[in-house]
This is a predicted complex of two RNAs, RNase P RNA and transfer RNA, with 495 nucleotides together. It holds a member of the Rfam family "Bacterial RNase P class A". The family's RNA type in Rfam is ribozyme.
């Protein structure tokens, strides 16, 4: 020095000046004090709140699938085991069950599931034909093999001998695998090891299935409250008396009906009150004492995370607030350029500002800033510091809440860790 | 706030694990005196990142965009 893993974080800062949103005070002007995120988002799991169903239990459906733990729960997190990548640090794993059944496995290739025989060996056996005096030889066929060769993603264990006519777990050692019996260690997944056994059993279940566990339904437009107009129901003229639910009498009407000569009998008292259920609307729900946030090098545990203690209350609308502009300074980018920095000092001088004594000069003790001084540390033509600029400053923005996990994200900082080179 | 659905040559539509085809378009050629029809041939594509499997348009999950439906 380069090139990486892995974890946490931070994603602008100050000041004015104009706004917005809620909420306390205030008669009122107005003051005061709070006012977006790591992801508020994607709605992809869980949940807590609320109604709605509901003896229990199954089926259908959907979801998860190594073990232990964590957690309200979870497809999340921790730890661990097993398999693959990777030199490594580390990282991915839908990681039950293919020996319960059923599908499917193109193409190629003899043969793709209790297989097959194209090329190839072999022809001991048996038969035909040739030759030869025989022994035998030499072609071909029935057949016999799967070792090599060739196909593919996968060909029904590997080596290496024995044995054959040529082979072949046919048989033998050793290996690799499997089932079972057992021993050890581990909480457990599972790791080591020893004996048996048949000789070896494809592969796919993010194909259908089996097999074990979880899953009632809907969402704050959940639901609760309080209600305007229209409509509906129910009761009422006035006044006396009496009982005190009721009844009785007078008396009234620009109503209506019956009768119609007067008179009479009946019905309405046309606006109020009051009742239900409930629209628009409004409040609650909802701004939270809560799985609630910050701290402690407190406890317990490798660890997620539990537990104890101590402080603090912390956005919230309903067309939806958290902005704008302006100055400075920060980082980032370009470009000119040769030098120039950063912590720290009970260090020395100089200016200022608050506090405290003291009647008052004054005097003490803390901070900030300038310059000097020493220690310490590093960096620069692979562009350092400065300077310059009508360059840039992400992704995005709550909406009933919270716990994950997935995406997006200019630029930046922290720590632990691993490769190579190189130099001591 | 719940909930479905689809994405393939420029267009429209197929492929239900196994060579990504058809029609319209467009190019080119043949036919005509020229064009137009017609024949022949080319060129063009599975939104994107990832898993599973020998292999993926298909199956799974992620994400990007378009549709619809309930309230």
């Nucleotide at each position: 020095u380069g090139a990486g893993u892995c974890u946490g974080c931070c994603g602008g800062g100050c000041g004015g000046c104009c706004g917005c949103u809620g909420u306390u005070c205030g008669c009122g002007a107005g003051a005061g004090c709070a006012g977006a995120g790591g992801a508020a988002a994607g709605u992809c799991c869980g949940g807590a709140c609320u109604c709605c169903a509901c003896a229990g239990g199954g089926c259908a459906g959907g979801g998860u699938g190594c073990u232990g733990g964590g957690u309200a729960a979870c497809u999340c997190c921790c730890a661990g085991g097993c398999g693959g990548c990777g030199u490594g640090a580390g990282c991915c794993g839908a990681c039950g069950g293919a020996a319960a059944g059923u599908g499917c496995c193109a193409c190629a290739g003899a043969g793709a599931a209790c297989a097959g025989a194209c090329c190839g060996c072999c022809g001991a056996u048996g038969c035909c034909g040739g030759u030869g005096c025989c022994a035998g030889c030499c072609g071909g066929c029935a057949g016999g093999c799967a070792a090599g060769g060739g196909u593919g993603a996968a060909a029904c264990g590997g080596u290496g001998g024995u044995g054959u006519a040529a082979g072949a777990g046919a048989c033998c050692a050793c290996c690799a695998g499997c089932a079972c019996u057992u021993c050890g260690g581990g909480a457990g997944a599972c790791c080591g090891g020893a004996g048996u056994g048949g000789c070896u059993c494809g592969g796919u279940a993010a194909a259908c299935c089996c097999c074990a566990c979880c899953c009632g339904g809907a969402g704050c437009a959940a639901g609760g409250c309080c209600a305007a107009g229209c409509a509906g129901g129910a009761a009422u003229g006035a006044c006396g008396g009496a009982u005190u639910g009721c009844c009785c009498g007078u008396c009234c009407g620009u109503u209506c009906c019956c009768a119609u000569u007067c008179g009479g009998g009946g019905a309405c008292g046309c606006a109020u009150u009051c009742c239900a259920g409930g629209u628009a609307g409004g409040c609650c729900g909802c701004a939270c004492c809560g799985a609630g946030g910050c701290c402690g090098c407190g406890c317990g545990g490798c660890a997620a995370c539990g537990c104890c203690g101590g402080c603090c209350c912390c956005a919230g609308a309903u067309g939806g607030a958290u902005g704008g502009c302006c100055g400075c300074c920060g980082c980032c980018u370009a470009g000119c350029c040769a030098a120039a920095g950063a912590g720290g000092c009970u260090g020395g001088a100089g200016u200022u500002u608050c506090g405290c004594c003291u009647g008052a000069c004054g005097g003490c003790a803390a901070g900030a800033c300038u310059c000097c001084g020493c220690c310490u540390c590093a960096u620069g033509a692979a562009g350092a510091a400065g300077c310059u600029g009508a360059g840039g400053u992400a992704c995005a923005g709550a909406a009933u809440c919270c716990g994950g996990c997935u995406u997006a994200c200019a630029g930046g900082c922290a720590g632990a860790c691993u490769c190579a080179a190189c130099c001591g | 706030g719940c909930g479905g659905g689809c994405g393939u040559c420029g267009u429209u539509c197929a492929a239900a694990g196994g060579c990504a085809g058809g029609a319209c378009c467009u190019c080119a050629g043949a036919u005509u005196u020229c064009c137009a029809u017609u024949c022949u041939g080319a060129c063009g594509a599975u939104g994107c990142c990832g898993g599973u499997u020998c292999g993926a348009u298909u199956c799974c999950g992620g994400u990007c965009g378009c549709c619809c439906g309930c309230u």